[in-house]
């Protein structure tokens, strides 16, 4: 400088080659259990899916441009 591959909950990773209101673990609050801790259980909060535009009736998914990381060439 150029080729490829990665970006989704605080972590770690799904989402049927475009189709319901994007989900699991763990971790966090909360009750129930216990003298108390753990451990289990039962319920919660937590996302504009890296940024931006584009294409559709519809994008996490397909295309384009940046931005960040990992390789590989030179």
């Nucleotide at each position: 400088g150029g080729g490829c591959c990665u970006a989704u909950a605080g972590c770690u990773c799904a989402a049927u080659u475009g189709g319901c209101u994007a989900g699991a673990g763990c971790g966090c609050c909360a009750c129930a259990u216990u003298u108390g801790c753990a451990a289990u259980g039962u319920g919660g909060a937590g996302g504009u899916u890296u940024g931006g535009g584009g294409u559709u009736c519809g994008a996490g998914u397909c295309c384009c441009c940046a931005u960040a990381g990992g390789u590989c060439c030179a």